This is a predicted structure of a 146-nucleotide RNA (c-di-AMP riboswitch aptamer (ydaO/yuaA leader)) from a Chloroflexota bacterium.
Rfam family: c-di-AMP riboswitch aptamer (ydaO/yuaA leader). From the family's description: This family represents a conserved RNA structure found upstream of the ydaO and yuaA genes in Bacillus subtilis and related genes in other bacteria.
Model confidence (mean pLDDT): 80 of 100.
Of the family's consensus pairs, 96% are formed in the model.
RNA sequence: GAGCAGUUGUCGCCUAAUGCAGUAGCAGCGGGGGAACCACUUAAGGGGCGAAUUGGAGGUAGGUGCACUCGUGCGCCAGCUUCUUCAGGGUUACUUCUUUGACCCGAGCCCGACAGCUAACCUCGUAGGCGUGGAAGAAGGACGCU
Repeated sequence: GAGCAGUUGUCGCCUAAUGCAGUAGCAGCGGGGGAACCACUUAAGGGGCGAAUUGGAGGUAGGUGCACUCGUGCGCCAGCUUCUUCAGGGUUACUUCUUUGACCCGAGCCCGACAGCUAACCUCGUAGGCGUGGAAGAAGGACGCU
C1' cells in the first nucleotide's frame, strides 16, 4: 500500500414496521372482521397479507394408462430442479413529477369449510433483512454567501 473478514458509529435502502414514554402504555402508520343498499354464487372448495403474477422450453427419479418388435415408445399426474417470458415492484442520496440509461426483485407465509362491499363497532401488527449512488427538464424546499 492492497485484499478479505469482523466490530462500532454516522448516513442511506426494502418495508406499515416510527416517535415519545417506561411496568404498562400514548400517538402515528398499516392490516383484518363487521349493517342497510347494491352485488355475488360454495367441492376442480373458498379466502387473507404481499410487487411477487402469466406463460414457454428442458433435466431427473416416481405413480399410472395405452401400444408393442417384451426392448422400448407415447400420453397423463404430481415432486425436485435449470433457463426464459409476462403482469407488477424497487434502487440510482433534498422531495415530487416527466424523460432516459444502468442494476435488481418478480418470494414466502397464513386461515381452515368460512369472510363481497360495508356506517357504528370489534380486533391485530409495528418485525426482519440489507449497502445504491448515471443524466436532463419542471415545481417546491433547504443550506451557504453577499